This is a predicted structure of a 522-nucleotide part of an RNA (small-subunit ribosomal RNA, 5' domain) from an uncultured bacterium. The coordinates come from a structure-prediction model, not an experiment, and the mean pLDDT is 83. Its Rfam family is "Bacterial small subunit ribosomal RNA".

[in-house]
Context: one part of a larger RNA
RNA sequence: GGACGAACGCUGGCGGCGUGCCUAACACAUGCAAGUCGAACGAAGCAUUUAAGUGAAUCCCUUCGGGGUGAAGCUUUUAUGACUUAGUGGCGGACGGGUGAGUAACGCGUGAGUAACCUGCCUUUCAGAGGGGGAUAACAGUUGGAAACGACUGCUAAUACCGCAUAACGUACAUUUAAGGCAUCUUAGAUGUACCAAAGCUGAGGCGCUGAAAGAUGGACUCGCGUCUGAUUAGAUAGUUGGUGAGGUAACGGCUCACCAAGUCGACGAUCAGUAGCCGGACUGAGAGGUUGAACGGCCACAUUGGGACUGAGACACGGCCCAGACUCCUACGGGAGGCAGCAGUGGGGAAUAUUGCACAAUGGGCGAAAGCCUGAUGCAGCAACGCCGCGUGAGGGAAGACGGUUUUCGGAUUGUAAACCUCUGUCUUUGGUGAAGAAGAAAGUGACGGUGGCCAAGGAGGAAGCCACGGCUAACUACGUGCCAGCAGCCGCGGUAAUACGUAGGUGGCAAGCGUUGUCC
Numbered sequence: 001g002g003a004c005g006a007a008c009g010c011u012g013g014c015g016g017c018g019u020g021c022c023u024a025a026c027a028c029a030u031g032c033a034a035g036u037c038g039a040a041c042g043a044a045g046c047a048u049u050u051a052a053g054u055g056a057a058u059c060c061c062u063u064c065g066g067g068g069u070g071a072a073g074c075u076u077u078u079a080u081g082a083c084u085u086a087g088u089g090g091c092g093g094a095c096g097g098g099u100g101a102g103u104a105a106c107g108c109g110u111g112a113g114u115a116a117c118c119u120g121c122c123u124u125u126c127a128g129a130g131g132g133g134g135a136u137a138a139c140a141g142u143u144g145g146a147a148a149c150g151a152c153u154g155c156u157a158a159u160a161c162c163g164c165a166u167a168a169c170g171u172a173c174a175u176u177u178a179a180g181g182c183a184u185c186u187u188a189g190a191u192g193u194a195c196c197a198a199a200g201c202u203g204a205g206g207c208g209c210u211g212a213a214a215g216a217u218g219g220a221c222u223c224g225c226g227u228c229u230g231a232u233u234a235g236a237u238a239g240u241u242g243g244u245g246a247g248g249u250a251a252c253g254g255c256u257c258a259c260c261a262a263g264u265c266g267a268c269g270a271u272c273a274g275u276a277g278c279c280g281g282a283c284u285g286a287g288a289g290g291u292u293g294a295a296c297g298g299c300c301a302c303a304u305u306g307g308g309a310c311u312g313a314g315a316c317a318c319g320g321c322c323c324a325g326a327c328u329c330c331u332a333c334g335g336g337a338g339g340c341a342g343c344a345g346u347g348g349g350g351a352a353u354a355u356u357g358c359a360c361a362a363u364g365g366g367c368g369a370a371a372g373c374c375u376g377a378u379g380c381a382g383c384a385a386c387g388c389c390g391c392g393u394g395a396g397g398g399a400a401g402a403c404g405g406u407u408u409u410c411g412g413a414u415u416g417u418a419a420a421c422c423u424c425u426g427u428c429u430u431u432g433g434u435g436a437a438g439a440a441g442a443a444a445g446u447g448a449c450g451g452u453g454g455c456c457a458a459g460g461a462g463g464a465a466g467c468c469a470c471g472g473c474u475a476a477c478u479a480c481g482u483g484c485c486a487g488c489a490g491c492c493g494c495g496g497u498a499a500u501a502c503g504u505a506g507g508u509g510g511c512a513a514g515c516g517u518u519g520u521c522c
Base pairs, nucleotide, nucleotide: 001522002521003520004519006518007517008516009515010514013391014390015389016388017387018386019384020383021349026347027346028345030344031343032342035091036090037089040088041087043085044084045083046081047080048079051076052075053074054073059068060067061066098302099301100300107227108226109225110224111223112222113221114220117219118218122215123214124213125212126211127210128209130164132162133161139154140153141152142151143150144149170195171194172193173192174191175190176189177188178187179186180185200207201206228274229273230272235265236264237263240262241261242260243259244258245257246256247255277299278298279297280296281292282291283290284289304325305324306323307322308321327338328337329336330335355381357380358379359378363377364375365374366373367372394424395423396422397421404415405414406413407412428463429459430458431457432456433455434454438449466511467510468509469508470507471492472491473490477506478505479504480503481502487494488493
């Protein structure tokens, strides 16, 4: 000198774009953050409606005996509905969002490999969807419990579940031919045997379902190289190293197990200990390098602590399940409930870090045929000079060089064209009016931001400057006070009676909505 997710002191006009718990991965009140589909299904409700019954108001006639008309409501029933939904069922809750505790590791980066693998939704192609069955929630009844939540009996549907049929370019096994490679082998073909599918809905357009082959996307595994400090850590290791066999996995493999052998790693630093998420990048530097990993993007790991599996194409799953621990809450004491390192917000810690905001209008995601619903992702707004950038706090004229201040050798000098005063301007500001783009998609309708930006008009210099320094380094000096005191200080050093170094004032210099200090890195 530069930089910062900064903090502190003094000061503070506006706008744009960014950024904002670095500490306690501490504990969390409250609200929201993952739903959706009635075009899979039964049922319940609501509205309209058909028919029947009941009902009897009102009105008309009346010889006052009665006759006719028959609304509302109620019960049963028929049908309809872009109606509502607790439940069954499907898809999604493995994405998106957060954090960096752990991890020195194939975790990450980079380059290869899989002849050892999987892949829902999507795209292409081929083939198919025949015929049956038994349940179960909801519901009704009974019943247990304070609650959370159950138990029993009975009824019912499906794109829920289960046999059967069909069966190959599928899978397994056997035989066989050819080609190739990378050791195990791989690929292509032929024959035979065995086994395995399916679901319907619809406004009739379509949307779905099953098997197979490809693709795309996403993932899994293996390997080469690279990846902090310590030897005041020198030996470490028994599933340890290898083999055979078996199990397991999508798949290779001590991944697991039985048996056999005694190996394997290590001064080219094993093991142990400490520290740490890694990278693209960022800061600095002429570069080499050093430091760093906030924001944005990629990968990884974690979700109160530890362990476990289930479901599923995908998890060993932040807002799923089970067990154990700690903590908090409810309780009728028998038993239950919870997990903000999602967005806000609270307490605490701290030098220190924001609103319990608006909207799904846009972009994107989930579900749906769609309308649409959901979306604290996201888009916006609020707070903070926290950073960068831009603008303003007026412009021109104006010497009696005014008053005042400071200083003085008392002549003056300086503040200083500075002010007053005159003439203007209207950026920002204030008020009023008009009023967007962002909306895709021919028309109509659709904007949170927002009556915002912009534009027009009017008003008036009115509302807007501070901070630090002035001995040398280092740009900028005098007076007074103080008297080795009070104090200053980055280094050298100032202060003991004429201090340009302390304090104050005037003046001056620097930067400027900031200035200075502290901390950290180069």